[in-house]
RNA sequence: AGAGUUUGAUCAUGGCUCAGAUUGAACGCUGGCGGUAGGCCUAACACAUGCAAGUCGAGCGAGAACGCUCUUUCGGGAGUUAUUAUAGCGGCGGACGGGUGAGUAACGCGAGGAAUUUGCCCAGCAGUGGGGGAUAGCCCGGAGAAAUUCGGAUUAAUACCGCAGAUACCCUACGGGGGAAAGAGGGCCUCUCCUUGGAAGCUCUUGCUGUUGGAUGAGCCUGCGUCGGAUUAGCUAGUUGGUAGGGUAAAGGCCUACCAAGGCGACGAUCCGUAGCUGGUCUGAGAGGAUGAUCAGCCACACUGGAACUGAGACACGGUCCAGACUCCUACGGGAGGCAGCAGUGGGGAAUAUUGGACAAUGGGCGCAAGCCUGAUCCAGCCAUUCCGCGUGUGUGAAGAAGGCUCUAGAGUUGUAAAGCACUUUAAGUUGGGAGGAAAGGUUGAAGUUUAAUACGCUUGAGACUUGACGUUAACUGCACAAGAAGCACCGGCUAACUCCGUGCCAGCAGCCGCGGUAAUACGGGGGGUGCAAGUGUUAAUCGGAUUUACUGGGCGUAAAGCGCACGUAGGUGGUUUGGCAAGUUGGAUGUGAAAGCCCCGGGCUCAACCUGGGAAUUGCAUCCAAAACUGCUAGAGUAGAGUGUAGUAGAGGGAAGUGGAACUCCGGGUGUAGCGGUGAAAUGCGUAGAUAUCCGGAGGAACACCAGUGGCGAAGGCGGCUUCCUGGACUAACACUGACGCUGAGGUGCGAAAGCGUGGGGAGCAAACAGGAUUAGAUACCCUGGUAGUCCACGCCGUAAACGAUGUCAACUAGCCGUUGGGAGGAUUGCCUCUUGGUGUGGCGUAGCUAACGCGGUAAGUUGACCGCCUGGGGAGUACGGCCGCAAUGUUAAAACUCAAAUGAAUUGACGGGGGCCCGCACAAGCGGUGGAGCAUGUGGUUUAAUUUGAUGCAACGCGAAGAACCUUACCUACUCUUGACAUCCAGUGAACAUUGCAGAGAUGCAUUGGUGCCUUCGGGAACAUUGAGACAGGUGCUGCAUGGCUGUCGUCAGCUCGUGUCGUGAGAUGUUGGGUUAAGUCCCGCAACGAGCGCAACCCUUGUCCUUAGUUGCCAGCCUUAAGUUGGGCACUCCUAAGGAUACUGCCGGGGACAAAAAGGAGGAAGGUGGGGACGACGUCAAGUAAUCAUGGCCCUUACGAGUAGGGCUACACCCGUGAUACAAUGGUGAGUACAGAGGGAAGCGAACCCGUAAGGAGGAGCUAAUCUCAGAAAAUUAUUCGUAGUCCGGAUUGGAGUCUGCAACUCGACUCCAUGAAGUCGGAAUCGCUAGUAAUCGCGAAUCAGCAUGUCGCGGUGAAUACGUUCCCGGGCCUUGUACACACCGCCCGUCACACCAUGGGAGUGGAUUGCACCAGAAGUAGUUAGUCUAACCUUCGGGAGGACGAUUACCACGGUGUGGUUCAUGACUGGGGUGAAGUCGUAACAAGGUAGCCGUA
Repeated sequence: AGAGUUUGAUCAUGGCUCAGAUUGAACGCUGGCGGUAGGCCUAACACAUGCAAGUCGAGCGAGAACGCUCUUUCGGGAGUUAUUAUAGCGGCGGACGGGUGAGUAACGCGAGGAAUUUGCCCAGCAGUGGGGGAUAGCCCGGAGAAAUUCGGAUUAAUACCGCAGAUACCCUACGGGGGAAAGAGGGCCUCUCCUUGGAAGCUCUUGCUGUUGGAUGAGCCUGCGUCGGAUUAGCUAGUUGGUAGGGUAAAGGCCUACCAAGGCGACGAUCCGUAGCUGGUCUGAGAGGAUGAUCAGCCACACUGGAACUGAGACACGGUCCAGACUCCUACGGGAGGCAGCAGUGGGGAAUAUUGGACAAUGGGCGCAAGCCUGAUCCAGCCAUUCCGCGUGUGUGAAGAAGGCUCUAGAGUUGUAAAGCACUUUAAGUUGGGAGGAAAGGUUGAAGUUUAAUACGCUUGAGACUUGACGUUAACUGCACAAGAAGCACCGGCUAACUCCGUGCCAGCAGCCGCGGUAAUACGGGGGGUGCAAGUGUUAAUCGGAUUUACUGGGCGUAAAGCGCACGUAGGUGGUUUGGCAAGUUGGAUGUGAAAGCCCCGGGCUCAACCUGGGAAUUGCAUCCAAAACUGCUAGAGUAGAGUGUAGUAGAGGGAAGUGGAACUCCGGGUGUAGCGGUGAAAUGCGUAGAUAUCCGGAGGAACACCAGUGGCGAAGGCGGCUUCCUGGACUAACACUGACGCUGAGGUGCGAAAGCGUGGGGAGCAAACAGGAUUAGAUACCCUGGUAGUCCACGCCGUAAACGAUGUCAACUAGCCGUUGGGAGGAUUGCCUCUUGGUGUGGCGUAGCUAACGCGGUAAGUUGACCGCCUGGGGAGUACGGCCGCAAUGUUAAAACUCAAAUGAAUUGACGGGGGCCCGCACAAGCGGUGGAGCAUGUGGUUUAAUUUGAUGCAACGCGAAGAACCUUACCUACUCUUGACAUCCAGUGAACAUUGCAGAGAUGCAUUGGUGCCUUCGGGAACAUUGAGACAGGUGCUGCAUGGCUGUCGUCAGCUCGUGUCGUGAGAUGUUGGGUUAAGUCCCGCAACGAGCGCAACCCUUGUCCUUAGUUGCCAGCCUUAAGUUGGGCACUCCUAAGGAUACUGCCGGGGACAAAAAGGAGGAAGGUGGGGACGACGUCAAGUAAUCAUGGCCCUUACGAGUAGGGCUACACCCGUGAUACAAUGGUGAGUACAGAGGGAAGCGAACCCGUAAGGAGGAGCUAAUCUCAGAAAAUUAUUCGUAGUCCGGAUUGGAGUCUGCAACUCGACUCCAUGAAGUCGGAAUCGCUAGUAAUCGCGAAUCAGCAUGUCGCGGUGAAUACGUUCCCGGGCCUUGUACACACCGCCCGUCACACCAUGGGAGUGGAUUGCACCAGAAGUAGUUAGUCUAACCUUCGGGAGGACGAUUACCACGGUGUGGUUCAUGACUGGGGUGAAGUCGUAACAAGGUAGCCGUA
């Protein structure tokens, strides 16, 4: 410090997720030791049992028991140093310490202050005199189960109460008044009294009283700081203030009476929810955010609620009273209790410990002290809960052991790891002694101080004695043994770490993206590896990353986000200059900011954690001093902002009244006749009762053509004939005046299109709803004919729009260029021209700059300032509930649950479009001939079958694989056989191989039989073949073409597809390759931030067309000879000859036009002219295209069978559909007869001549030929004349009968051909559709491959030989450019809504049940205060009657619990119901995305 995830890719925006640190944690697996810290976060739920607050005899009376002494009537009694137990009175302490966090949003906490108090403590001053009456205990008696209680008698005090006295103290009207105490413990005998020794006295110590000051603690007040909600906006009657009184320790409505009507609140009152606060803790670079366990400070509470008493202090955790709930005891009458003290129990919970030891230390209470008490505390126990440290060995050791795993079978890895050898012993274990935590304290004697004192105290040092829970302490030492001590998670990316097996969208994983559908590094296991380590993972939670709430440090044109617009209140902010002040600001000083913690430097535990000393820091607050630049305040001045006045200018600015013409409709009249109207085409509709059309007249309402313009005006909405009246704003010129009066603007107020609403008018046209006609599968639409609200006017509402520049208002600054509006200046001057100093508006480009990009660019989205509004992932949702506004419709404000990992912006490349432009192609058109109709051939589908083997399925399957199924082929079916196999290699044995004959059988095969003994040899044997046996293995046309190679089809012979370097862009990418021309072509030229290059195009190759050279046999023949014949001799001159090599054609030449180009049109020459014709040749890629049945091949499957053999059957079936063909329907023809002209091929298990036989197929024959020689082999159309005469024919030939031929082992299923006979459909073919642009179509025959035989198929060959192309509007396909896109699996795309089903959360809902709270009323325990005089009454006073005072009682006021009524808020639940979300392939349509097929969208009905 970042990373993953939206996309085909990119950059942004934006959310989700991860890596880090942390925890009072919990859970899973595992677990050696020590130190250190921590340990009910939940039920402030209920608690059994024990302990947690006592102490003082030096305050007081009494005093059991054990001692001791004395005495005794021997029962006992008295005293007692030291005491002691035990209660009681009294004092001090139980207000501390310890626990908890329920309540509390508050002076509770954090920081400052004045009107107070403070026991014990410290210091100062003063005092401590003299009296009195009770009471508990004890004793006696009574009640009760108990708790407890009543009566009587007696008694003490540092208990209680007067009196005196008062320097001080308090009150005061300045006269005065009020007001205290207590003793106790030692020592001494000089003076007084008795005299043993005491009393008085003196003295010391300690108490007590009053008062002052301090310290400490506490109470009170306060500017300021301290959570969320405005869907809580108004709250408040003791409320705010005053006066008087009361009350308190103390200020104060704290309380009461009276008076006034205030007080708080948008700087958030009141209400609701939540919460103890802080030092700190966690995180973070910091600012912040979260948190408030342990430790420390403060607060609050003590079963729940209320109350006071005592006291220095409480409204009191282990005190009291009352009410309530709960628990316990009970003799039923009545009582007792409060673990949120320490342990512990139940319960709750994911979860949190021992009913331990000790007061040895530290501290607290009491005490003079010893001491007692102390679950505070110190220790121990339990728990890997945290942090820290240590160990589980160290060295050596390659045969790289065994085993495991993997493997390309070689090896690799586990791995120096182990074993083995050598060594060490920390820690655990065990032995032994053994620090420190201990300081004191008492006691003995000494010195000093105090004192009258050698008492008592205090200080100092000395001697001996004594105090340790922990504790078998820490640390040290000896001994023995490598001995007893390693796991957990992960290994697809993020993120370090990879392989095998199993599984097969199953089981499962998952933090996000995602993995799993037969080769899973992602599931489960194994091996290996990585990380951390006595732990390790998961879960939960906080901060971080997240600049994702942005103070530091974000945004708002299109991603979420500028209010529809203005005016203006509060608030915020504000121009120049001078003086003053000092609030902000700056500097300094002082105080404070507790300790602990964090940080730094030291020290102590062997180190560390931990502990400890010092420092720094604590960024803050308060007070004081100083400065005066800036802000502020105040007092002046000035004019540049703002405004006012004068004179003008332009304008659909607003309101009101009047008025005009065109058009339209209606009405009346005239002319006139059959249609009009409307549409893609129609129909509804109107019209012979006279429409439409046309002319005249009249009526009505609405809107204002041309001018008219990115022109004008207005804040926006918006505003358009003309005239008049009223009225707002802007601008220009030159001066004068005011003197900062300004800007923005939360709330507020006003304006605000259309639609809509209310009342009343008006209503021509248009037109929701509605009706009809069409369209359509449907058509509640689009189109048409009608048509009502409405549109118009007046008045009043509504308050919303994609109210948009998707851009808030104001101000300043920052290159240029070109328009336009209204002004100004100058020159001309009826019309015009020029300029812009300074500008007012409105537009187009563009620099810098900004921006994610698009773009913006002085009219900013640039650089700044001021103020306001708004945003924080998508959906749910601008919805629900609540409030406000409205007549309503609605509007405004505005959530949550739940759900997803995206949603979005801009730009890029493609693809697509019922977008556009350009171009091409037998694509259309123009033609010629077909298919589709018939019968037949052939192939597919379907059906059938034991089997009809299988593949191919739009173009690009269907006369295709198959260049040829009777057997074979053959893969299929039936039946019969074989199992190392029909075929390959290896091993062993036997035998030559091979062949004959017979029998069984359908055959394979089996049995028997006979013949035969071969080849090479170094004589050992070997090679080949056959057979037998055992196993390794063979075999598979079995599956997967979606695991593959190879091959092929297709777009398409279309002109495209890319790269290097450079440049542009943040980037994907672009450029080049686009543009202007041109071409068959990305062909070439020109231009150009491109320059070059590659694969394609073209050319090179083959063939054909012309010529030349060479060579002439089997070819050719002019001349000579010879002939039936180039047959032969001869010759090679010639050639539609053969086959080798050359030549030729290149827009080369000409002129015209073109851009001085490329090229194109024409011409010449030429056999051929613009790639001459044809072929081979197929770029990057697409279709998971085809092929596992050519072959090869991974994986899976079969192994007496899915392998192999044999026979027969099937692939040839047949209600039917389709494709491709051949033959026809005839006269451009058929028939018979004659005559003529090819090319290219084949031929030895072959082609097969002549001649003979047969009507023919063919037979016989065998010459010639291994081929320019022989042969297949007669070419046919054509042509010559003949016949037929438009008919189902002399067309057509299917079908069928008969007879044959040939091939072959075989012709039945199931071949071809011949002859005779038969003579079906068919008279040119619906919708639709195919081929072809020249030697082509059409037509005619010939040959070949396969092949025993079998062609209408296929591949070739030549003969005859056309028509048409204006042209590119349309159909199809393609190329380039451009445009839109919500598509990228790419339009066979994407995607919306209803309905049906399941689940989830939520709103409404007659209500129902809780919680909480307001108001009104009832009620009123205990207590306090007041009143009272019913009862009682020790201290004081008394005139002895009584009084003062007090207690009890009664009553009044306040008040807790409780009750009644009525409201508010909130939670849960509820028949039914509303929408929402999610879900696999459900139903119906097709709304959106392309012009999405009616452009889309916004508001409204």